This is a predicted structure of a 686-nucleotide part of an RNA (large-subunit ribosomal RNA, domain II) from a bacterium.
[in-house]
Context: one part of a larger RNA
């Protein structure tokens, strides 16, 4: 892993409460216990204590269809105007393991030192070689020593290395040879040394040259057995079908935040009987969007001077200049905690229309309380997030199906179920790929289209404003482009052309007291401006601008185009703008068939509205094991197993071959160890 098999809301106890059934013209019921009795799931007959109900209120004495508050109600509170009691079996709660598995722990009795730490007693073990300490002797020194030197001698947690023990560093090994080893390689090896036997300490503890080490492959507190079904607001898992409704991720509270409590929100059975949404008209309140602001509170600019006043320079003085501050004119603006003003909706009440498995009430019986993205309108942030809150719609959650190539939260649209046709939606019509290579009209040349901005842009279309133009425009070529004067200042110099002021006249077609390069200054080339050439098909040509379609630069990422899904596409297969046609879903139509609700009757039809669904929640069902009463079937072959046909909306049945060899249905009722794929389930088999 896969087969097979076992595996989870059980039983009591009490309370609630819709069904049911017994009794009920106020009743109902018995309980211990007695008596008699059935195979049995326990039956019958006594038993009237008790309980619930028939009257309430008031703390309470009391009182009583009334009572209480009060000195006392015309006034308020609970009552009066009848309906229970028992039983069953269905949901719930409640107290028990309480739907099943699952801790880590807590506690109580005991096993354990044959592993491993300490010790205690008693035994054994340490090749080999080096060093050469005290101490002695001799020499020899010396005045006597002290020292030297030879020789003995053999200490030492001494040195090298086996046995032994240990466990540096590597490599292997890692379903190993091995639940800690193997090579190599390295520490100690006379000692705080190895070891053997026998003892000795236990768990709220022993033993520890402390490592929280170790106490039988377990140790921050052993192991076994019990309390034990410890607890588990957590996690996993919970088994047969079909119909109907259909949620929730919010608000308040919480030793509260992944748990609960009421609310909301959903199902269900009845009450009310038109009360809902919505739409339409009528009255309401309001201060948000926007406006404003010479209406406040604050905020913050440009100009002018009508004014006072500070300061600062100037003048003999009048006064004047420059600055600030206020005040005044005057332009133009800001605000969530600013409003002279002020919508649209919402929202709130009344009338009207509205009738639908709508709306309130009540009992029961739930889940939810971890919310996603998206559109608008807010607030943190960075007007950053697929961030985080919060309102308000929508979808997903729980929604399948058609478009967005793919793609819970975008666009279209809600699937009862068949089987076929027809008609359309978002979106689409060259080929992939169903449908136009469809029409009229423009725009693009960038593969723009088919990712992105300030900015630039004589790409290139349309409208528009002013101007020149055969009296000759614009562009080129040609010539001129002068005179006072080198304009005044300044300057070392300033001669159109470093700076400052001034910018005239003159001659002329025309020429700036000079646009720019350039020179130390000056020359010099230029340009404005002029003239001539050439000569624009007057629906023309030309010069400057605005405004707007579409393009173009700006434009770098990482395996390979790779930023249209892809081919490919240019008077498109791109874009704008209109026209007419088709394609396109489970949406609507058409047609059978099932079901749910309601209305109707001729009671099995008819007529309407309905049938996506998780968390739930109701209803209606199949099967599998026993009982009971009835009634079958079988060795001419029961159950079982394996295969086929057949049939029912599902769980499922029905016959029938083959096998098997002995017991097994049907129908009503009744009572459960009653339906497996999932719990890292459990147990066996391959």
């Nucleotide at each position: 892993g896969c087969c097979u098999g076992c595996g989870a809301g059980u039983u009591g106890u009490c309370u609630g409460u819709a069904u049911c059934c017994g009794c009920a013209u106020a009743g109902u019921u018995u309980a211990a216990c007695c008596u008699c009795g059935u195979u049995a799931a326990u039956g019958a007959g006594g038993g009237u204590a008790g309980g619930c109900g028939u009257a309430g209120u008031g703390a309470a004495a009391g009182c009583g269809a009334g009572c209480c508050c009060u000195a006392a109600c015309u006034g308020g509170g609970c009552g009066u105007u009848u309906a229970g009691c028992g039983g069953a079996g269905g949901c719930a709660g409640u107290c028990a393991g309480a739907c099943c598995c699952g801790a880590a722990a807590c506690c109580a009795g005991g096993u354990g030192a044959g592993c491993u730490a300490a010790c205690c007693a008693u035994g054994u073990c340490c090749a080999g070689g080096g060093u050469g300490a005290a101490c002695c002797a001799g020499u020899u020194g010396u005045a006597a020593a002290a020292g030297a030197c030879u020789g003995g001698g053999g200490a030492g947690g001494c040195c090298c290395g086996c046995a032994c023990c240990c466990g540096u560093a590597u490599a292997c090994g890692u379903u190993g040879c091995a639940a800690a080893g193997u090579g190599u390689u390295g520490g100690g090896a006379u000692g705080a040394g190895g070891u053997g036997u026998g003892g000795u300490u236990a768990g709220a503890g022993g033993u520890g040259a402390u490592a929280u080490g170790c106490c039988a492959a377990u140790c921050g507190a052993a192991c076994c057995u019990g309390g034990a079904g410890a607890u588990a607001g957590c996690u996993g898992g919970u088994u047969c079908u079909c119909c109907c409704c259909g949620a929730a991720a919010u608000g308040c509270a919480u030793u509260u935040a992944g748990g609960u409590g009421c609310a909301g929100c959903g199902g269900u059975a009845a009450a009310u009987u038109u009360u809902a949404a919505g739409u339409u008209c009528u009255g309401g309140g309001g201060g948000u969007a926007g406006a404003g602001c010479g209406a406040c509170u604050g905020a913050a600019u440009g100009g002018a001077a009508u004014u006072g006043u500070g300061c600062g320079g100037g003048g003999c003085a009048a006064c004047c200049c420059g600055u600030g501050c206020g005040u005044u004119c005057u332009a133009a603006c800001c605000a969530a905690a600013c409003u002279c003003c002020g919508a649209a909706u919402a929202c709130c009440a009344g009338a009207a229309u509205g009738u639908a498995u709508a709306a309130u009430u009540u009992g029961c019986c739930a889940g939810u309380g971890a919310g996603u993205c998206u559109g608008c309108g807010c607030g943190g942030g960075c007007u950053a997030a697929g961030c985080c809150g919060c309102g308000u719609g929508g979808u997903c959650a729980a929604a399948a199906g058609g478009g967005a190539a793919a793609c819970a939260a975008c666009c279209c649209a809600g699937a009862u179920c068949g089987c076929u046709a027809g008609u359309u939606a978002a979106g689409g019509u060259c080929c992939c790929u169903a449908a136009g290579u469809u029409c009229a009209a423009g725009c693009u040349c960038a593969g723009u289209g088919u990712u992105a901005a300030a900015c630039g842009u004589a790409g290139u279309g349309u409208a528009c404003u002013u101007c020149c133009u055969u009296a000759g425009a614009c562009a080129g070529a040609c010539a001129g482009g002068a005179g006072g004067u080198u304009g005044g200042c300044u300057c070392a110099g300033a001669g159109g052309c470093a700076g400052c002021c001034a910018u005239c006249c003159u001659u002329u077609a025309a020429a700036g007291a000079g646009u720019g390069c350039g020179u130390a200054a000056c020359a010099g080339c230029u340009c404005a401006c002029u003239g001539u050439u050439a000569g624009a098909u007057u629906u023309g040509g030309g010069a400057a601008g605005u405004a707007u379609g579409c393009g173009c630069g700006a434009a770098c990422a990482a395996u390979g185009u790779a930023a249209c899904g892809g081919g490919g596409c240019u008077c498109a297969a791109g874009c704008u703008u209109g026209a007419c046609a088709c394609c396109g879903a489970a949406a609507c139509u058409a047609c059978g068939a099932c079901u749910u609700c309601g209305c109707a009757u001729u009671u099995a039809u008819g007529c309407g509205a309905g049938g996506g669904g998780u968390a739930g929640g109701g209803g209606a069902g199949c099967g599998u094991u026993c009982u009971g009463u009835a009634u079958g079937c079988c060795u001419u072959g029961a159950a079982g197993g394996u295969g086929a046909a057949c049939u029912g909306u599902a769980a499922g049945g029905u016959u029938u071959g083959c096998u098997g060899g002995a017991g097994c249905g049907u129908a009503c009722a009744g009572a459960a160890g009653u339906g497996a794929g999932a719990a890292u389930g459990c147990a066996g088999g391959c």

Its mean pLDDT, the model's own confidence on a scale to 100, is 83.
Its Rfam family is "Bacterial large subunit ribosomal RNA". Rfam 15.1 lists 51,934 matches to the family in 10,816 species.